A computed fold for a 77-nucleotide RNA from Firmicutes bacterium UBA5449, annotated as transfer RNA. Its mean pLDDT, the model's own confidence on a scale to 100, is 82.

RNA sequence: GCGGCGUUAGCUCAGUUGGUUAGAGUGCAGCGUUGACAUCGCUGAGGUCGCUGGUUCGAUUCCAGCACGCCGCACCA
Numbered sequence: 001g002c003g004g005c006g007u008u009a010g011c012u013c014a015g016u017u018g019g020u021u022a023g024a025g026u027g028c029a030g031c032g033u034u035g036a037c038a039u040c041g042c043u044g045a046g047g048u049c050g051c052u053g054g055u056u057c058g059a060u061u062c063c064a065g066c067a068c069g070c071c072g073c074a075c076c077a
Base pairs, nucleotide, nucleotide: 001073002072003071004070005069006068007067010026011025012024013023019057028044029043030042031041032040050066051065052064053063054062
């Protein structure tokens, strides 16, 4: 340099022809339970869906560029 894959909650990850309010586990906070702790149960907070632009009535989803990470190939030595 070329190609492929990935980027979604603090962390690990889902997301089924583009459609009105984006989810799980774990972690966090509160409540219940206990003499107390742990476990367990309930509730809640937490998201510019990597960034910029484009297509569309409408984009996390489609397209382009850029950034970062991983893999392969090529080049140099």

Background: Rfam family: tRNA. The sequence was found in a public genome assembly.